[in-house]
Molecule: transfer RNA
Organism: Chloroherpetonaceae bacterium
RNA sequence: GGGUCCAUAGCUCAGAUGGGAGAGUGCUUGGCUCGCAAUCAAGAGGUCAGGGGUUCGAUUCCCCUUGGAUCCA
Numbered sequence: 001g002g003g004u005c006c007a008u009a010g011c012u013c014a015g016a017u018g019g020g021a022g023a024g025u026g027c028u029u030g031g032c033u034c035g036c037a038a039u040c041a042a043g044a045g046g047u048c049a050g051g052g053g054u055u056c057g058a059u060u061c062c063c064c065u066u067g068g069a070u071c072c073a
Base pairs, nucleotide, nucleotide: 001072002071003070004069005068006067007066010025011024012023013022019056027043028042029041030040031039049065050064051063052062053061
């Protein structure tokens, strides 16, 4: 320098044919307990990496940029 893949909650990751943003774990509060752990219930937490385009509508499709992984040279 060129190819491919990845970027979504604090962490690990799903996500459909383009239309409701989610799970586990962690966190907070309450129940339970003498107290803790475990367990049960409820809750908070998101610029879907950034910018632009297409579309009535974009996490999703297209282009560019940034960062990471990998292969070739």